Description:
c-di-GMP-I riboswitch aptamer from a Phycisphaerae bacterium, 101 nucleotides, folded computationally. Of the family's consensus pairs, 94% are formed in the model.

RNA sequence: CCAACGAAAGGGCAAUCUCCGGUCCGGUAAGACCGGCCGGGGAGCGCAAAGCCACGGUCCUCCGGCGCCCUCGGGGCGAAGGAGGAGGCCGGGCUGCCGAA
Numbered sequence: 001c002c003a004a005c006g007a008a009a010g011g012g013c014a015a016u017c018u019c020c021g022g023u024c025c026g027g028u029a030a031g032a033c034c035g036g037c038c039g040g041g042g043a044g045c046g047c048a049a050a051g052c053c054a055c056g057g058u059c060c061u062c063c064g065g066c067g068c069c070c071u072c073g074g075g076g077c078g079a080a081g082g083a084g085g086a087g088g089c090c091g092g093g094c095u096g097c098c099g100a101a
Base pairs, nucleotide, nucleotide: 012047013046016043017042018041019040020039021038022037024036025035026034027033045088051094052093053092055091056090057089058086059085060084061083062082063081067077068076069075070074
């Protein structure tokens, strides 16, 4: 000097809970109340990329119906394949603050 690792500091994100608000949506005969969604405050599980992407896998919802089962009018289960979603599940790609031992 370069690279790897990542303590501390300054910050960042925010699982979940809770409080307040909303000209929003649904439940209800209606109010209250409850649920969903959005915004704000508090606490804070955790995260060195819990920043971005969605390339592969994974998971969820819907479509799908080769096949199997039954009480065979019909009904049930589910494969391949497709669409959408999650992204703080794993792998991968891009960018990135500080730099002790």

Lineage of the source: Bacteria > Pseudomonadati > Planctomycetota > Phycisphaerae.